[in-house]
Context: one part of a larger RNA
RNA sequence: GAACGAACGCUGGCGGCAGGCUUAACACAUGCAAGUCGAAGGUGAAGCUGGGCUUCGGCCCAGUGGAAACUGGCGCACGGGUGAGUAACGCGUGGGAAUCUACCUAGUGGUUCAGAAUAACCGCGGGAAACUGCGGCUAAUACUGAAUAAGCCCUCCGGGGGAAAGAUUUAUCGCCAUUAGAUGAGCCCGCGUCGGAUUAGCUUGUUGGUGAGGUAACGGCUCACCAAGGCGACGAUCCGUAGCUGGUCUGAGAGGAUGAUCAGCCACACUGGGACUGAGACACGGCCCAGACUCCUACGGGAGGCAGCAGUGGGGAAUAUUGGACAAUGGGCGCAAGCCUGAUCCAGCCAUGCCGCGUGAGUGACGAAGGCCUUAGGGUUGUAAAGCUCUUUCGGCGGGGAAGAUAAUGACGGUACCCGCAGAAGAAGCCCCGGCUAAUUUCGUGCCAGCAGCCGCGGUAAUACGAAGGGGGCUAGCGUUGUUC
Numbered sequence: 001g002a003a004c005g006a007a008c009g010c011u012g013g014c015g016g017c018a019g020g021c022u023u024a025a026c027a028c029a030u031g032c033a034a035g036u037c038g039a040a041g042g043u044g045a046a047g048c049u050g051g052g053c054u055u056c057g058g059c060c061c062a063g064u065g066g067a068a069a070c071u072g073g074c075g076c077a078c079g080g081g082u083g084a085g086u087a088a089c090g091c092g093u094g095g096g097a098a099u100c101u102a103c104c105u106a107g108u109g110g111u112u113c114a115g116a117a118u119a120a121c122c123g124c125g126g127g128a129a130a131c132u133g134c135g136g137c138u139a140a141u142a143c144u145g146a147a148u149a150a151g152c153c154c155u156c157c158g159g160g161g162g163a164a165a166g167a168u169u170u171a172u173c174g175c176c177a178u179u180a181g182a183u184g185a186g187c188c189c190g191c192g193u194c195g196g197a198u199u200a201g202c203u204u205g206u207u208g209g210u211g212a213g214g215u216a217a218c219g220g221c222u223c224a225c226c227a228a229g230g231c232g233a234c235g236a237u238c239c240g241u242a243g244c245u246g247g248u249c250u251g252a253g254a255g256g257a258u259g260a261u262c263a264g265c266c267a268c269a270c271u272g273g274g275a276c277u278g279a280g281a282c283a284c285g286g287c288c289c290a291g292a293c294u295c296c297u298a299c300g301g302g303a304g305g306c307a308g309c310a311g312u313g314g315g316g317a318a319u320a321u322u323g324g325a326c327a328a329u330g331g332g333c334g335c336a337a338g339c340c341u342g343a344u345c346c347a348g349c350c351a352u353g354c355c356g357c358g359u360g361a362g363u364g365a366c367g368a369a370g371g372c373c374u375u376a377g378g379g380u381u382g383u384a385a386a387g388c389u390c391u392u393u394c395g396g397c398g399g400g401g402a403a404g405a406u407a408a409u410g411a412c413g414g415u416a417c418c419c420g421c422a423g424a425a426g427a428a429g430c431c432c433c434g435g436c437u438a439a440u441u442u443c444g445u446g447c448c449a450g451c452a453g454c455c456g457c458g459g460u461a462a463u464a465c466g467a468a469g470g471g472g473g474c475u476a477g478c479g480u481u482g483u484u485c
Stems, first nucleotide, its partner, number of pairs: 001485004006481005013357006019350002021315001026313003030310003035074003040071002047064007081268003090193007099185002104181008112146004121136006152161003166173002194240003201231003206228008243265004247258004270291005293304004321347001323346003329343001330341004360390004370381004394426001396421005404412001429474005434455003440469005450457002
């Protein structure tokens, strides 16, 4: 000098764009953050219409209606958060072969027959609750069996095995098998990836083989047997620290430092472990077990997980609203209408940063008054003010009023922007002035009070402390502290 997710002190007019718990991966009240489909299925509340009965309280029947729950499908593995762990094929880069891939695209071939249940519902129970038991009825795109098999799988090449689901408003939407693609993912390898030798030896599924199991798939991934290997001063092992990268900051560059925001990958979801379902998870708002903690309880037993968005306590020098809308973009479901979406788009708060603008312009000497200095003549503040002549950016008030959307639909928002009105009117501070370093006088103080980045100032004439006049620098900021180059 530059930079910052900054903080602190003084000060503070406006706008645009961005950013905003770096600390306790500490604990969390409350609300919301993942649903959707009636064009898969059975059931069918309220309300409304008509009829009947009535002790005038209502009740019953039929139709309409479609709530809520249930079965089923798809989604919930995305999106959002955090960086605890991890020195690792985790990441970056370049390759590889032994794999899977729901929805989507293209092609080929099918979609026949039959059966047994079960929730909802009804009845009877248990329990304080969470919830749950028994009996009975019922449907399906839920479940099961049979048939068929172009292609598919296995094969000792003889053969063997395996599928489907219908709905309907008659337009379609689906279902099964298989091939290819696309997308996504899993796996392997070369190279690169912090510090410590005051860590020198490490390893027994360890290293390799045979066989088997397992996986979507290769493989000690697992197991049995056999061999005794494998790694290491080119730093193994151990210890410490750390998410990695594109990038960011600095620098002429080489390099050094760093990894907030945005983007890619990874890991995690109270702590530890485990599997289930599924195309995909060993699953943040799923399940089971154990633990710590919190809450409810009738003491028998139960409930919970903000590192989602807000918000609270705590920690801290320090970091925001318990806001609006699905209008746009995108996502889930649905034929669609649409529903859901704290993703997102907006608004609110904060000078936290960057950028832009304003706080007036011209004229004005008799160099007014006042202040300060003075050699008492004057000098300076200073064209500065006043006065005169103008202008109206921003802000204020009044009127109009978008684009963003496509036929409709706009949270933002009566916003941006445009027009008009008034009036210089509402809008300047902070640091410094001994040298480095731009800028000096007087008074007060008297090694005191104090200053200070370094050198150093202050003990009676202090350009260095405090105040004032003057001056210098930057400016809605200025200075200090911290950190990096």